[in-house]
RNA sequence: UAAAAAAGUAGAGGCGCGCUGUUAAAGAGUCGUAACAAAGAGGGUGAUGCCUUUGACUUGUUACAAAAGGGAGCAGCGCCGAAGUAAAACGCUCAUCAAAGUCGUUUUACUGGGGUUGUUUUUAACAAAAACAACUCUGUCAUUGACUAUCAAACCUAUUUAUUAAGGCGGAUAUCAAUGGAGCGCUACGAAGUUC
Repeated sequence: UAAAAAAGUAGAGGCGCGCUGUUAAAGAGUCGUAACAAAGAGGGUGAUGCCUUUGACUUGUUACAAAAGGGAGCAGCGCCGAAGUAAAACGCUCAUCAAAGUCGUUUUACUGGGGUUGUUUUUAACAAAAACAACUCUGUCAUUGACUAUCAAACCUAUUUAUUAAGGCGGAUAUCAAUGGAGCGCUACGAAGUUC
C1' cells in the first nucleotide's frame, strides 16, 4: 500500500460411500390355489364393510406352485458429509375411518474412514444390516521430541584483493515416535505487500 482472509475451482484418504441393471443361489416345495374326505358354526377387524349350511374356520391326502426384502458375482452410474443414525414436523400409500409401519422432503443433533469381538434390534437365516461398547488399522492437521539427509539469498567464525571451498547457530522440507483435535475439516490455486 487496508491487511489478514473469504467466496469459488480442482483434488486426497481405501476391503472408501451410495444407486441402478443383470445372472445364479437361497427364500421354498414355504405362502397360496384346486379337488376329495372328516366335522358342523362361526371366520376376519381397532371398528365397519366383508366371507360362510351353495359347508366357512380347522385337520388330512393329492396335484400345481410363487413373490418381496436381504446377500453374492458381473456390468455401469453418481460421488469424498461421500453417506449413515436418532428425534420432530409435513406428505403419499392400504376397501373405508383411525393407529402403526414403509417411502419421500425439511429442520436439529451426532459420526474422518475401515476392520475384529461382544450385547441388543431386525430377518427365513447362524448371511447381511443398524445401535452401543471395547480393541485395532489408516488418512489429515496441530504441538513436542529424535537421528539422518537436502535446501540457500541472509547471520556468525575462518580465509581472501575480490571470489571460492568449509564449519556453526537458527529456519524449512523429508523420515520416525508420542500426545491431542475433528469433515462447516485437510491439500493446491485464489493470494498480493512488508519483513527476513

Predicted 3D model of a 196-nucleotide RNA (Lysine riboswitch aptamer) from a Shewanellaceae bacterium. The source organism's lineage runs through Bacteria, Pseudomonadati, Gammaproteobacteria, Alteromonadales and Shewanellaceae. Of the family's consensus pairs, 98% are formed in the model. The prediction has a mean pLDDT of 77. Rfam family: Lysine riboswitch aptamer. Gene Ontology term of the family: lysine biosynthetic process.